[in-house]
RNA sequence: CUUGAAAAAGGCAAACUCGUCGAAAGGCGGGGACGCAAAGCCACCGGUCUACGGAAAUCAAUACGGGUUUCUACGACAGCGGGGCCGCCGGGU
Repeated sequence: CUUGAAAAAGGCAAACUCGUCGAAAGGCGGGGACGCAAAGCCACCGGUCUACGGAAAUCAAUACGGGUUUCUACGACAGCGGGGCCGCCGGGU
């Protein structure tokens, strides 16, 4: 530099579940393993999810205020793809 066939030392942990934080998506911790050779780290690009708040439409209503639908990231996902950074073991050169 390249590679993941077999192996060793080991690592991570989906669904589900308990606790906790959050409006939610989801995060963190315990249990649990579907899987993973970067399933280590980073929201830079695309994508996806959520909508407390904000906007629009609409419904009923005297009004305050309220219901429904749609849009919206400044929120989230690194186990969706790309990119960046770092790295264990083995094979090849």

c-di-GMP-I-GGC riboswitch aptamer from an uncultured Pirellulales bacterium, 93 nucleotides, folded computationally. Rfam family: c-di-GMP-I-GGC riboswitch aptamer. Gene Ontology term of the family: cyclic-di-GMP binding. Model confidence (mean pLDDT): 85 of 100.